[in-house]
RNA sequence: GUUCGAUAAGGGCAACUCCCUAGGAUAUAGGGGGACGCAAAACCUUAGAGUCCCGAACCAUCGGGAUAGUCAGGUUGCCGAA
Numbered sequence: 001g002u003u004c005g006a007u008a009a010g011g012g013c014a015a016c017u018c019c020c021u022a023g024g025a026u027a028u029a030g031g032g033g034g035a036c037g038c039a040a041a042a043c044c045u046u047a048g049a050g051u052c053c054c055g056a057a058c059c060a061u062c063g064g065g066a067u068a069g070u071c072a073g074g075u076u077g078c079c080g081a082a
Base pairs, nucleotide, nucleotide: 004080005079012038013037016034017033018032019031020030021029022028036069042075043074044073046072048071049070050067051066052065053064054063055062056061
């Protein structure tokens, strides 16, 4: 340095739920409080796939949005047992 991931050490994030705000959306996002869990649960939609929402269409598709804590892919990163 690469791979790997410990009953290690120091830490980090925040499922879901409640309140507020944003939104076309019952998708979802942001802020605040608690912790389901996570070794990348840090970042990036890559005309990748899945799922969800809205609109059009009318059984087979199109357009837009969302999801990075669905999976894959890319970038970066703490520690150092086996």

Annotation
The RNA shown here (c-di-GMP-I riboswitch aptamer) has 82 nucleotides and comes from a Clostridia bacterium. It matches the Rfam family "c-di-GMP-I riboswitch aptamer". Rfam's curators write: GEMM was predicted in a large-scale screen for bacterial structured RNA regulatory elements. The source organism's lineage runs through Bacteria, Bacillati, Bacillota and Clostridia. It was read from a public genome assembly, where an Rfam model found it.